[in-house]
This is a predicted structure of a 94-nucleotide RNA (Glycine riboswitch aptamer) from a Hyphomicrobiales bacterium. The prediction has a mean pLDDT of 80. Rfam family: Glycine riboswitch aptamer. Rfam describes the family as follows. This family represents the bacterial glycine riboswitch. NCBI's taxonomy places the organism under Bacteria, Pseudomonadati, Pseudomonadota, Alphaproteobacteria, Hyphomicrobiales. The model forms 91% of the base pairs in the Rfam consensus.
RNA sequence: GCAGGUAGCGUGGGAGAGCUCGGGAUCAGGUCGGUCCCGGCGCCGAAGGAGCAACCCCCCGGAAACUCUCAGGCCCAAGGACUACGCUACCAGG
Numbered sequence: 001g002c003a004g005g006u007a008g009c010g011u012g013g014g015a016g017a018g019c020u021c022g023g024g025a026u027c028a029g030g031u032c033g034g035u036c037c038c039g040g041c042g043c044c045g046a047a048g049g050a051g052c053a054a055c056c057c058c059c060c061g062g063a064a065a066c067u068c069u070c071a072g073g074c075c076c077a078a079g080g081a082c083u084a085c086g087c088u089a090c091c092a093g094g
Base pairs, nucleotide, nucleotide: 004091005090006089007088008087009086010085011084012083013082018041020040021039022038023037024036025035026034027033042074043073044072048070049068050067051066055062056061
C1' cells in the first nucleotide's frame, strides 16, 4: 500500500401467509363497502425468542436459513433475516 474479518451508519434489493367468520364503534345519505377494537377458526417464518442436528468443546455448555410458533405477521404501508455498494471504528503498524 492492497485485501480480509468484526461492528456500526447511509442508500438500494428483500419472501411467505384469510383484505376469512361473528359482534361493537366509526366514515359515507340507507345498502354494498372502508377503517378501528374485541372474539373465533385457518395460515406464515426471514425482527426477536426457544429447541436441538452435524460440528465445536470434551465438566458445563455453544450451535443453522433446520424445528417450534411464545412474540410478530397474513390488501397496501410499516417491519423484515440476509445481501450489494459507500463511509467510519477496531483487529493492527499485526